[in-house]
RNA sequence: UCUCGACAAAGGCAAACCUGGUGAAAACCAGCGACGCAAAGCUAGAGGGGCUAAAGUGUGGAUAUACAACACACAAUGCCAGCCAGUUACCGAA
Numbered sequence: 001u002c003u004c005g006a007c008a009a010a011g012g013c014a015a016a017c018c019u020g021g022u023g024a025a026a027a028c029c030a031g032c033g034a035c036g037c038a039a040a041g042c043u044a045g046a047g048g049g050g051c052u053a054a055a056g057u058g059u060g061g062a063u064a065u066a067c068a069a070c071a072c073a074c075a076a077u078g079c080c081a082g083c084c085a086g087u088u089a090c091c092g093a094a
Stems, first nucleotide, its partner, number of pairs: 004092002012037002018031005035082001041087003047084002049080003056074005
């Protein structure tokens, strides 16, 4: 230096639930709480994947024509790093 990861040391993070807040939602923030994590640090303005579906578009609604609520589909410019990935890093038994 690269790999690797101890019933090591020092520390770190915090899932679900619940409470409050933001948001259309996904989700996020704070508190509480630990399921877990050796990167559960960072990157979602340019790799893959996933979530939501507001604006918008289409179809229905719909009739001679036009239109509204509403329903369904599509739709990221909204999200997820605790899915993979990229990147940086603490410790040091085998």